[in-house]
Context: one part of a larger RNA
């Protein structure tokens, strides 16, 4: 490069912003770049191809023709791309009215339970296990009660529920803020969609440096199992968890499914708004837009499945893939306090 691919075979970047690029709604009007058609120059000769003809045929040789195509000017056409000029409201957005929400982000307040401390009552165990045993305990334990302190996570509500771009997000309140929905239809008039590089964001774990440190707990220590136990069970304890500031930038970061459009049976639940209808009112019926679940036609799938939240029918852009090992390795560059990410092959082997 070209072809086929990317839910489970090798493939979607964790996620979102946005530059260049790439594509881009309806009408009209310029103009002829691209497109489209003519004739013209030209692309040596041989090959190819064809229509005869010589070698006895054949190869092989001679003679004549001809298509595609390429490149230049040159006459023309004007649908579609671009371009130019104007308009247009279905895309998008903006202004106004309302609403849902564990969306972020600061602070304040709270109860349960757990541990430790303290004082009372009590006297021997208590704790763990398949069973023990290390532990604790007459220097008074475990049990019970009075009071006290600390850190951490918020039981019921709770949902197949909701938010948010993903990671994520939940005990109440109070600032302050992002966003998405919907109405009605007032404004702007393609202002879009997707995005290499690029920024930003990104569990958990790790570090850096100051604090904190209940509870469970890597590592390590002890009891035990065991042929042996560098485990699984038990008893203890660090780091870390938890908070301010930075850093790492990686997950099976998953729906294994990129984004955005359109279009193409039904039937059922749910969330959030609206509209009808009905009512004192609450339930009932119907209907629309915006999400989130089941079932399943048609179509696709190897099959399993998937199905208006498409893995269907189609358009646009972007990632990525090319047998297994080697190897996400080595070399190198860039980032990093490190750990290490990122880009990323060959030899050989089968």
């Nucleotide at each position: 490069u070209a072809c086929a691919a990317c839910g489970u075979a090798a493939a979607g970047c964790g996620u979102c912003u946005g530059u260049a690029g790439g594509u881009g709604g309806c009408u009209u009007u310029u103009c002829a770049a691209g497109u489209c058609c003519g004739a013209c120059a030209u692309c040596a000769a041989a090959u190819c191809c064809u229509a005869g003809g010589g070698c006895u045929c054949a190869a092989c040789c001679c003679u004549g023709g001809a298509c595609a195509g390429g490149c230049g000017g040159u006459g023309g056409a004007a649908a579609c791309u671009a371009c130019c000029a104007a308009g247009c409201u279905a895309g998008a957005g903006u202004a106004c009215g309302g609403u849902a929400g564990g969306g972020g982000u600061a602070g304040a307040a709270g109860g349960a339970a757990u541990u430790u401390c303290u004082g009372g009552u009590g006297g021997a165990a208590u704790g763990g296990u398949g069973a023990a045993a290390u532990g604790c305990g007459u220097u008074g334990a475990g049990a019970u009660u009075u009071g006290a302190a600390a850190g951490a996570a918020c039981a019921c509500c709770a949902a197949u529920a909701a938010c948010g771009a993903a990671a994520g997000c939940a005990c109440u309140c109070u600032g302050u803020u992002g966003g998405g929905u919907u109405g009605a239809c007032a404004c702007u008039g393609a202002c879009a969609c997707u995005g290499a590089g690029a920024g930003a964001u990104g569990a958990a774990a790790g570090c850096u440096a100051g604090g904190g440190a209940a509870g469970a707990a890597a590592a390590u220590g002890g009891g035990a199992u065991u042929a042996g136990a560098u485990a699984c069970c038990c008893c203890a304890u660090u780091a870390g968890u938890c908070c301010u500031a930075g850093c790492c930038g990686u997950a099976a970061a998953c729906a294994a499914u990129g984004g955005a459009u359109a279009c193409u049976a039904a039937c059922u639940g749910u969330u959030g708004u609206g509209c009808g209808u009905a009512u004192c009112g609450a339930c009932c019926u119907g209907u629309g837009c915006a999400g989130u679940g089941a079932u399943g036609u048609a179509g696709c799938u190897a099959a399993c499945g998937c199905g208006u939240u498409a893995a269907g029918u189609g358009u646009c852009c972007u990632g990525c893939c090319u047998a297994g090992g080697g190897a996400g390795u080595a070399c190198a560059u860039u980032c990093g306090c490190a750990a290490g990410a990122a880009u990323g092959a060959a030899a050989u082997u089968c």
About this RNA
The prediction has a mean pLDDT of 87. A computed fold for a 350-nucleotide part of an RNA from Pinus tabuliformis, annotated as small-subunit ribosomal RNA, central domain. The organism belongs to Pinus subgen. Pinus, within Eukaryota.